[in-house]
RNA sequence: CUUAUCAAGAGAGGUUGAGGGACUGGCCCGAAGAAGCCUCGGCAACAGACUGUUUAGUACUGUGCCAAUUCCAGUAAGCGAAAGUUUAGCAGAUAAG
Numbered sequence: 001c002u003u004a005u006c007a008a009g010a011g012a013g014g015u016u017g018a019g020g021g022a023c024u025g026g027c028c029c030g031a032a033g034a035a036g037c038c039u040c041g042g043c044a045a046c047a048g049a050c051u052g053u054u055u056a057g058u059a060c061u062g063u064g065c066c067a068a069u070u071c072c073a074g075u076a077a078g079c080g081a082a083a084g085u086u087u088a089g090c091a092g093a094u095a096a097g
Stems, first nucleotide, its partner, number of pairs: 001097006011040005019029003023074004041066003046062003049058003070091001075088005
């Protein structure tokens, strides 16, 4: 850079000690213990592998993930008196190339 997906799903223990949710604004989470690291577990099924006549399945391998819709919005357009709402997009994340 290209393509696909992003409304579902899935946490305990240890260590440590103040941050975390990408960015900005908001709103949240956090000393009843944040992030990181370790162990074990789980979810999913993108790629490989295997099975199957096909749809598909398994979860062995490589990743990923396990508060809140990608937590919500950020740009544009439609609707609306407003609050707001809908659609598309941007940005981001993950996989494969």